[in-house]
RNA sequence: CCUGCAAAGGGCAAACCCAUCGAAAGAUGGGGACGCAAAGUCACCGGUCUAAAGGGUUUACACCCCAUGACAGCGGGAUUUCCAGGU
Numbered sequence: 001c002c003u004g005c006a007a008a009g010g011g012c013a014a015a016c017c018c019a020u021c022g023a024a025a026g027a028u029g030g031g032g033a034c035g036c037a038a039a040g041u042c043a044c045c046g047g048u049c050u051a052a053a054g055g056g057u058u059u060a061c062a063c064c065c066c067a068u069g070a071c072a073g074c075g076g077g078a079u080u081u082c083c084a085g086g087u
């Protein structure tokens, strides 16, 4: 540097349930395991979700726009790295 068929020590933890936080998306903790060789970390690029505040519109409700919110278990990128094998 490349690879993850097999092994060992281990690691993480989807859905769902409970509690808390949040306007929501979602997050955190506990239970739980669908999966994962970076399912460690970082919103840099694309994507997706939400729309409180703000803006548009309306008599009003509704509706529309908007990320400054979120997703790293959507893809790419950056960065660090256990074990084994190969070079």
Stems, first nucleotide, its partner, number of pairs: 001086004011036002016031006034073001040079003044076003047071003054065003
A computed fold for an 87-nucleotide RNA from Tepidiphilus sp. J10, annotated as c-di-GMP-I-GGC riboswitch aptamer.
The model forms 95% of the base pairs in the Rfam consensus.
Its Rfam family is "c-di-GMP-I-GGC riboswitch aptamer". Gene Ontology term of the family: cyclic-di-GMP binding.
Its mean pLDDT, the model's own confidence on a scale to 100, is 87.